[in-house]
RNAcentral holds the sequence, with entries from ENA. Transfer RNA from a Myxococcota bacterium, 72 nucleotides, folded computationally. Rfam family: tRNA. About the family: Transfer RNA (tRNA) molecules are approximately 80 nucleotides in length. Its family is annotated with triplet codon-amino acid adaptor activity in the Gene Ontology. The family's RNA type in Rfam is transfer RNA.
RNA sequence: CCGCCUGUCGUCCAAUGGUGAGGACACUCGUCUGAUACACAAGAAACGACGGUUCGAUUCCGUCCAGGCGGA
Repeated sequence: CCGCCUGUCGUCCAAUGGUGAGGACACUCGUCUGAUACACAAGAAACGACGGUUCGAUUCCGUCCAGGCGGA
């Protein structure tokens, strides 16, 4: 320099052109206990940035940013 892949709660992963973006672990609170743990119940928390297409974009397209793989 060229090509390809990935980017979503704190972490690891889903999902979908249209209702409230879902799960596990972690976290907070409550119940339980003499207390802790376990268990149960509830809660907070996310679509990398900017544009474009569209009635509608987290999803499709482009550029950029970050990470990874391959080639020279």